Predicted 3D model of a 150-nucleotide RNA (glmS glucosamine-6-phosphate activated ribozyme aptamer) from Dendrosporobacter quercicolus.
RNA sequence: CACUAAAUAAGAGCGCUGGUACUUGCUGCGGCAAGUAGACGAGGAAGAGGUUUAUCGAGUAGUCAGCGGAUGCCUCUCGGCUGCUGUGGUCGUUAUAAUGCCGACAAAUCCGUAAGGUGACUUACGGCGCAAAACGGUUAAAACAGUGAA
Numbered sequence: 001c002a003c004u005a006a007a008u009a010a011g012a013g014c015g016c017u018g019g020u021a022c023u024u025g026c027u028g029c030g031g032c033a034a035g036u037a038g039a040c041g042a043g044g045a046a047g048a049g050g051u052u053u054a055u056c057g058a059g060u061a062g063u064c065a066g067c068g069g070a071u072g073c074c075u076c077u078c079g080g081c082u083g084c085u086g087u088g089g090u091c092g093u094u095a096u097a098a099u100g101c102c103g104a105c106a107a108a109u110c111c112g113u114a115a116g117g118u119g120a121c122u123u124a125c126g127g128c129g130c131a132a133a134a135c136g137g138u139u140a141a142a143a144c145a146g147u148g149a150a
Stems, first nucleotide, its partner, number of pairs: 014068004019064001020037007040057003046077006078092004083147005096140003101137003110127007
């Protein structure tokens, strides 16, 4: 240094909710108690500060509503992009842009089975497939000034 195995930590499209819906029990029929539900994956982190309705699609659409957080965005610093330096631009270590066209990638849903629960419902497994963005192709850009070496 590489490989293998194990353990630990981290792992936020994430968590919470006595708004609401639903279940069970009780009821003086007004409610009360105990519960259940409350986002399906893809993608996303240089550092500090600030900021808040922070990307993309899937879906039988409560994936309603509220709160908190957050990898988004802005400013500065650092860093990548030319041999080097500065300015400007752009991006973030896989370190340019654009998206008309072409290409690739998911889970839930759905179908089936099993387990748990009085129930709402939950968990696991199997099966059939299906996205968009980032990405790849393609296209375009890759500056100006100074300066070293050949």
About this RNA:
It matches the Rfam family "glmS glucosamine-6-phosphate activated ribozyme aptamer". By type it is a riboswitch. Model confidence (mean pLDDT): 78 of 100. The RNAcentral record of the sequence draws on Rfam.